The RNA shown here (Glycine riboswitch aptamer) has 97 nucleotides and comes from Salimicrobium halophilum. It matches the Rfam family "Glycine riboswitch aptamer". From the family's description: This family represents the bacterial glycine riboswitch. Of the family's consensus pairs, 91% are formed in the model.
[in-house]
RNA sequence: AUGACUAUGGAGGGAGAGCCUGUAUUCAUGGAAUACAGCGCCGAAGGAGCAAGCGGACCAAGCGAAUCUCUCAGGCAACAAAGACUUCCAUAGGACG
Numbered sequence: 001a002u003g004a005c006u007a008u009g010g011a012g013g014g015a016g017a018g019c020c021u022g023u024a025u026u027c028a029u030g031g032a033a034u035a036c037a038g039c040g041c042c043g044a045a046g047g048a049g050c051a052a053g054c055g056g057a058c059c060a061a062g063c064g065a066a067u068c069u070c071u072c073a074g075g076c077a078a079c080a081a082a083g084a085c086u087u088c089c090a091u092a093g094g095a096c097g
Base pairs, nucleotide, nucleotide: 003096005093006092007091008090009089010088011087012086013085018039020038021037022036023035024034025033026032027031040076041075042074046072047070048069049068053063054062
């Protein structure tokens, strides 16, 4: 001084899964939207779980990751919203590169 890296903000990219059934309401002219219930499904907001290993007496407790697993939550035509992760820019840190 800012390279790796971290955090915050802005702009962009960003998958998957029912145009399901019933009831009610609204619009209006047979379809659409919303709410509730039911069954089916998705995983990449969030959440939960665990291996090797560490530990220790070679025990037990405990610690222990994820795009893996579960699906509580969330989501399921298109649009919109959300979206792990990622690119660029700005700001604040920062030689550990």